Source information: The RNA shown here (small-subunit ribosomal RNA) has 1449 nucleotides and comes from a metagenome. Model confidence (mean pLDDT): 81 of 100. Rfam family: Bacterial small subunit ribosomal RNA. The sequence is in RNAcentral, with records from SILVA.

């Protein structure tokens, strides 16, 4: 970079919560927790037109009045109807008795309403009484019930079944009748609501696989019971009935219509509103009723409240309201029955916390509004700034308008009821207009690094703190905090919670499996899924019309009302889904017959380490015996241990035993067989499989397979056998810092065999099994066929290989043996780690298998590929990198950095290569930054402004160390200059930060590398170019090439040496001619030399390779293949060095961190390092002598002659502005002499003493000379530097810095002047290429365990406290039902009666049973000493186990 994969985030939602804020009005919504307890009020009552009685008022008669009596209103319990099963609440239970579609109910119910038919007659008793209350007689359209007939419509016959009245009016003989109109009986019928049933749909876990059942479980038959079916219940018969299409257990949870999200499928959800269901403190039961097993009934239990006179009562807000409690957290102890609805009532009416409304909360949705227009001296003020300005910003002030709300006052509409012939009218209210007043009463929150709109400044400085991810903060923070801007949204805006999106991240729409997580180790098969051709039925699937259901709300479309809108009203219309007919038949199913192409079967021929069992073979190892032989054997990188004179190893000979089968063998690129595991000596017996031919038989018999069964490397385990090798463990011997490893000597289990188990591998092709289609090419095993008999053509099976077929793949790679293009069917994946762990089940003798998690916890974990880095990996070239050489160094003495230590300072900087004779080309003072003392403060230095004043310097005196302060003396010039004094802005900093930085420098490296355009390859990253082969010092150059060409680098222009040649001839030269001591003159211009300016070398010529570049030789030349040397140092690296050369940004200091002065320090000295000098001697020392350079420097200077002194040196004073003088003596070398191997006539440090120079000044702290003194040191450990030719060593000269000098530093200079380079193994470093990689601040990388500390969350655990379902035993309220049975009683039956029966009411008992007790298991939780592993936790121990060949792959 590209995949793969999780994680996060931007959309939308909420009965919301919290934080900051808060104007107004609609219309919504509002205990999500404890189905926790409840104070107080209320929520369900009406009927007097069903009755009677009570009271109390009102009227009328009678009457003097008491009072009586009638009529009438009101109230009041009571009988009596009807409602109280509705309407309101709530989800605790419920995984199906629920709920959703749909259907069925000839197996049924239905008060009140509908509609239709026939009735509504006469009596009785009770009660305080009276009745529409209760019981009977009659009477039967009708209804039941049995028989019987039927022309199947029905008819007949017998038994049984009803009933209650009241109001108004009108007539009346006062009994009562008529009519209307509430009522009641009895049947039918609708509507309405319900009961049952029946299919399909209705959440996890399989770590829940069997459950139920002789005591009701499937199923029958009689019975019984219900409104009605059925084991619903009983009595008999007797054994099934459910389940992988998940019973059965456990956990969760009311279901839906619908809400939210989604493109859609879906995924979450059921709050308000609608339907269903279940529940009404916890649990059982019935009674009444049309209807209940009943939220404001009743009986019992149990827990809990109250009251109580202690004897006994009362109670259930999950109805509105409200109170405490719980909680993140949810409202008035409102008003009205006017509206809608419900109950009763003939009605008026009366109840209705259902409803209606108001009232609380930004909870949520929508709709308004906080002003509008104008206005630039772009005000002030803030911020920012580069100091010029810029921003906020028309934004405010101002001028001018507008008034939603509010406030007052007017009007107009309009709802219900009552009234009323009908208006008017009253009350309570709404809405709406219209008029006046003040811009007045009304903005906020959140953010601003990237995702993802929106930036600067100041504070802070891994600190406060920030975070959805990623991350930010260790002195410049667009990330924390503030402020100014800025953006987004606004009465709201964040956060926090939950949900759907995005997420093709569970993928039916729509993914996967060779390596990223995933093919079961193999096969064989039962279910199951799929399945070859024609034919012909059938019509389940399928497909199309019809019809039904799909309510109502909401969504969708169209209307409409509310000023809009949310919000509410109407209305069309289908749609999914289910059902029920009809219709079609291609397709799939089923049924029926065929068929032969898939399987199979038989028939001839073959192939082969296929599989068991027996037997035989030879070669080597060990062992044992004899013989032979002497001393070592044997093992390793090297040793040791060990065997050997008791005779080993080596050799011959013979014997024994176990265990593997050399060659044949099939080359890199490896053949057959098996299903996989695997199978190899040779013979033989049994056995399986496969392939070819032919095409006889059978006729889809087929593929795949959850569970199932079998087989399954090595290791291991059991019993018993064997036991040469070779070897886990043990034991010793190296190595090693350790070595419990690798290496070496032993050596037991094992390995072999028999018989059983174990069941796992990187059991791999990391690649399931089957079928079918898609270019080719090559080689090879088994067969077959044809001819033209070949190196041939086709062809069946198989095992290889190729890649530019096409195609796929994230790439790599696959590619007819596919990982392509397609069906069928298994298996298996869903981010790392925790963990293949732990629990539970289940196999095993153990060992462990197999099935298989969660809590935590991280934002990654991974996979293929590119680029570079690195490798105790390769393959090739280079460099004094090795080697081969020469001189050192590292020891000695001193010199000179540096680290240390000291010190009032010892000033700072560099500090692997690339700091350490480095900055420094020179610290006595000055330099000087550093200490210590003493002094200045616009200042030692610069510029500017107001103001005054007048010269200053230099000199002389006194005080002081000095700086400095005081006094005098002087007097140019002629005041805007200079200078003094005094305010100010500034100055000054060698203060810090080279990790803010400019510039310059170092380095790698004078290594050959580093790009770029345009095309080509690749999804990308990137490669190509700049591969390969030549060849070069070189990416130099040629060839060759998907590349062509460019640019920086290289080379080459440049400078110096070397050769010639033209010019020029002073101060240099001097051949030849004069002439001198002397190129000293004349004089030459020839030589050398000087300095200017051409030539000249380019593989150009020739031989020979070789396309060519180019290379070997060779000519010729002064020079020969870059002729030497220099200068030039590509893209980069090293956060490499410099703020102390300068410059600069930020910070600091400003009577001091500035500035002047003395004085001391920078030089110190236990040591340690580097850089170098001088030596250690005879290739030398030391005298005497004698000779040759170059390249530089001199006027504040170099100094000559000559004189003094031993000498440094002093005197002198001529030339020289330099080719003319001078420094200037070169040394080494060469000639004589002397030293003779010694701490010396080598060495030359220390030290002593006397002098010279320089300078204000030599103590600290200089150079030099001379004279005495003569340390150490006799070639130097590990170890490590330089140099390839005029080079290395050696020798001397000069020169910058300088007054002088610490100068053995450095930069130049020339004199003399070697030696070796086989080569490229190794050491170092560098470059292409390649590989390999878990690295990418790139090996000074990564990264693993253990141990210690800390912390979280989890298993195990001796027990300990609980919960849930159950068993079994025992007790067992009430109620229903069955037996009994006791006394009582009006109306009913029998009876003349007495009397008894029926009925009601008790009592037992029985059957069921709710609860309680006992008990032993299940089973699921807390807790819990201790105990194991786990995961986190910047810098904790020890190793280094991986990653390169990771140093034992």
């Nucleotide at each position: 970079c590209c995949c793969u994969a999780g994680c996060u985030c931007a959309g939308g939602a909420u009965g919301a919560a919290c934080g900051u804020u808060g104007g107004u009005a609609g219309c919504a919504u509002g205990c999500c927790u404890a189905a926790c307890a409840u104070a107080u009020g209320c929520a369900a009552g009406u009927c007097g037109a069903g009755c009677g009685g009570a009271a109390a008022g009102u009227g009328a008669u009678a009457g003097c009045a008491a009072u009586a009596u009638c009529a009438u209103u009101u109230u009041c319990a009571g009988c009596g109807g009807c409602g109280u099963a509705c309407g309101g609440g709530u989800g605790a239970g419920u995984a199906a008795u629920g709920c959703u579609u749909a259907u069925c109910u000839u197996a049924c119910c239905u008060a009140c309403c509908u509609u239709u038919u026939a009735g509504u007659g006469g009596g009785g008793g009770a009660u305080a009484a009276a009745a529409u209350a209760c019981c009977g007689c009659a009477u039967g359209c009708c209804c039941u019930u049995u028989g019987g007939c039927u022309u199947c419509g029905g008819c007949c016959a017998a038994a049984g079944g009803a009933a209650a009245g009241g109001a108004a009016g009108c007539c009346u003989u006062u009994g009562g009748g008529c009519u209307u109109u509430c009522g009641c009986u009895a049947a039918a019928u609708g509507a309405u609501g319900g009961g049952g049933a029946u299919a399909a749909g209705u959440c996890g876990c399989a770590u829940c696989a069997g459950c139920c059942g002789a005591u009701g479980a499937a199923a029958g038959u009689g019975g019984g019971g219900u409104a009605a079916u059925g084991g619903c219940c009983u009595a008999c018969u007797g054994a099934g009935g459910c389940a992988a299409u998940g019973a059965c257990g456990c956990g969760u949870a009311g279901c839906c219509g619908g809400g939210c999200u989604g493109a859609g499928a879906g995924g979450c959800u059921g709050a308000u509103c609608g339907g269903c269901c279940a529940c009404a403190a916890g649990g059982g039961a019935a009674c009444u009723g049309a209807a209940a097993c009943a939220c404001g009934g009743u009986c019992c239990c149990u827990a809990c409240u109250c009251c109580u006179a202690c004897g006994g009562g009362a109670g259930g807000c999950a109805g509105c309201a409200a109170u405490g409690a719980g909680g993140a957290a949810u409202c008035g102890u409102c008003g009205g029955c006017a509206a809608u609805g419900g109950g009763g009532g003939c009605a008026a009416c009366c109840c209705u916390g259902a409803c209606c409304g108001c009232g609380c909360a930004a909870u949520g949705c929508u709709a308004c509004g906080u002003g509008a227009a104008g206005c630039a001296g772009g005000a002030a003020g803030g911020u920012c700034u580069a100091c010029g300005g810029a921003u906020u910003g028309u934004a405010a002030a101002c001028u001018u308008c507008u008034u939603u709300a509010c406030u007052c006052g007017g009007g107009u509409g309009u709802a219900c009821u009552c009234c009323u012939a009908a208006a008017a009218g009253c009350u309570u209210g709404c809405a709406u207009c219209c008029g006046a007043g003040c811009a007045a009463a009304a903005a906020g929150c959140c953010a601003c690094g990237a995702c993802u709109a929106a930036c600067u400044a100041c504070g802070u400085u891994c600190c406060a703190g920030c975070a959805g991810u990623c991350g930010c903060g260790g002195u410049a923070a667009g990330a924390c905090g503030u402020a100014g801007g800025u953006g987004g949204c606004g009465a709201a805006c964040g956060u926090u919670a939950u949900c759907c999106g995005g997420a093709a991240u569970u993928a039916u729409u729509g993914g996967g499996c060779g390596u990223a997580a995933a093919g079961g180790g193999u096969g064989c098969g039962c279910a199951g899924a799929u399945g070859g051709u024609c034919u012909g039925a059938c019509a389940a699937g399928u497909u199309a019309g019809c019809a039904g259901u799909g309510g109502u709300a909401a969504a969708u479309c169209g209307a409409g009302g509310c000023u809009c809108a949310a919000c509410c009203u109407c209305g069309u219309g289908g749609a999914a889904a289910c059902u029920g007919g009809u219709a079609a038949u291609a397709c799939u199913a089923u049924c029926u017959g065929a068929c032969u192409c898939g399987a199979g079967u038989g028939c001839a021929g073959g192939a082969g380490a296929g599989g068991u069992u027996a037997a035989c073979g030879g070669a080597a190892c060990u062992c044992c015996a004899u013989g032979u032989g002497g001393a070592g054997c044997g093992g390793u990188a090297a040793a040791a241990u060990g065997c050997g004179u008791a005779g080993a190893u080596a050799u011959a000979u013979g014997g024994a035993a176990g265990a593997a089968c050399a060659c044949c063998a099939a080359u890199a690129a490896c053949g057959g067989c098996g299903a996989a595991g695997g199978c190899a000596g040779u013979u033989a017996a049994c056995u399986a499989u496969u392939c070819u031919g032919u095409u006889a038989c059978u006729g889809a018999c087929a593929u795949u397979g959850a569970g199932g069964c079998a087989c399954g490397a090595a290791a291991g385990c059991g019993u018993g056998g064997g036991g040469a090798g070779c070897a886990a463990a043990a034991c010793g011997g190296a190595u090693u810092a350790g070595a419990u490893a690798c290496c070496c000597g032993u050596g037991u289990a094992g390995u072999c065999c028999a018989c059983g188990c174990c069941c796992u591998a990187a059991a791999c092709g990391a690649u399931g099994a089957g079928u079918g289609c898609u270019a080719g090419a090559u080689a090879u095993u088994g067969g077959g066929a044809a001819c033209u008999u070949g190196a041939u053509u086709c062809u069946c099976a198989g095992u290889g290989u190729c890649a530019c077929u096409a195609g796929g793949u994230a790439a790599c790679c696959c590619g007819g043996u596919a990982a392509g293009c397609a069906c069928u069917c298994c298996g298996c994946c869903u981010g790392g780690g925790u963990a293949g762990u732990a629990c539970g089940g289940u196999c095993g003798c153990a060992a462990g298998g197999c099935u298989g998690a969660a809590a935590c916890u991280c934002a990654a974990a991974g996979g293929a590929a590119u680029u570079g880095a690195c490798g105790g990996g390769g393959a090739c070239u280079c460099g004094c990198a090795c080697a081969a050489g020469c001189a050192g160094u590292g020891g000695a003495g001193c010199a000179u950095g540096u680290g240390g230590u000291u010190u009032a300072a010892u000033c700072c900087g560099a500090u692997a290569c690339g700091a350490c004779g480095c900055g420094u080309a020179g610290a006595a003072c000055c330099u000087u930054a550093c200490c210590a003392a003493g002094g200045c403060u616009u200042g030692a230095c610069a510029u500017g402004u107001u103001u005054g004043g007048c010269a200053a310097a230099a000199c002389u005196a006194g005080g002081g160390a000095a700086a400095c302060c005081u006094a005098g003396c002087g007097g140019a010039g002629g005041u805007u200059a200079u200078c003094c004094a005094a305010a100010c802005a500034c100055a000054g900093g060698u203060g810090c930060u080279g990790c803010a930085u400019g510039g310059c420098c170092g380095u790698c490296g004078u290594c050959a590398g580093u790009u770029c355009g345009u095309g080509c390859c690749g999804u990308g990253a990137g490669g190509u170019g700049u591969a390969u082969g030549g060849u070069u010092a070189a990416g130099u150059c040629c060839u060759a090439u998907a590349a062509c060409g460019a640019a920086c680098g290289c080379a080459a222009c440049c400078c110096u040496u070397a050769u010639a040649c033209u010019u020029a001839g002073u101060u240099a030269c001097c051949a030849g001619c004069a002439u001198u001591c002397a190129g000293u003159u004349g004089g030459g211009g020839a030589c050398u030399c000087u300095a200017a300016g051409u030539a000249g070398a380019c593989u150009g010529c020739c031989u020979g390779a070789g396309u060519a570049a180019u290379c070997a030789g060779g000519a010729g030349g002064a020079a020969g293949g870059a002729a030497a040397g220099g200068a030039u140092g590509a893209c980069g690296u090293c956060u490499g060095g410099u703020c102390g050369u300068c410059a600069u940004g930020g910070c600091c200091c400003u009577u001091a961190u500035g500035c002047c002065u003395u004085g001391g320090g920078c030089g110190a000295c236990a040591c340690a390092c580097g850089u170098g000098c001088u030596a250690c001697a005879a290739u030398g020392g030391u005298u005497a002598g004698u000779a040759c350079a170059a390249a530089g420097c001199g006027u504040u200077g170099c100094c000559a002659a000559c004189c003094c002194g031993c000498g440094a040196g002093g005197g002198g004073g001529a030339g020289c502005u330099a080719a003319u003088c001078g420094c200037a003596a070169a040394a080494a070398a060469c000639u004589a002499a002397c030293c003779u191997c010694a701490g010396u006539u080598c060495g030359g440090a220390u030290u002593g003493g006397a002098g010279g120079c320089u300078g204000c000044a030599a103590c600290u702290c200089g150079c030099c000379u001379c004279c005495a003194u003569g340390a150490a040191g006799u070639c130097g450990g590990a170890a490590u530097u330089g140099c390839u030719a005029g080079u290395a060593a050696u020798c001397g000269c000069a020169a910058a810095u300088c007054a002088g000098c610490c100068a053995u530093g450095u930069u130049g200079c020339g004199g003399u002047g070697a030696a070796u380079a086989c080569g490229u193994u190794c050491u170092c470093g560098a470059g292409u290429c390649u590989u390999g990689u878990g690295c990418a601040c790139a090996c000074c990388g990564c990264c693993c365990g253990u141990c210690a500390a800390g912390u979280c969350a989890c298993g195990a655990a001796a027990g300990u406290c609980g919960g849930u379902a159950a068993u079994a035993c025992u007790u067992g309220a009430a109620a229903c039902c069955a037996g009994u049975u006791g006394a009582c009683u009006a109306a009913c039956c029998c009876g003349c009666a007495a009397g008894g029966g029926a009925u009601a009411c008790g009592g037992c008992u029985g059957a069921c049973a709710a609860g309680g007790g006992u008990a032993g298991g299940a089973u699921u939780g807390g807790c819990a000493a201790u105990u194991g592993g786990g995961g986190c936790u910047a810098a904790g121990u020890c190793g280094u186990a991986a990653c390169a060949a990771g140093g034992u792959a």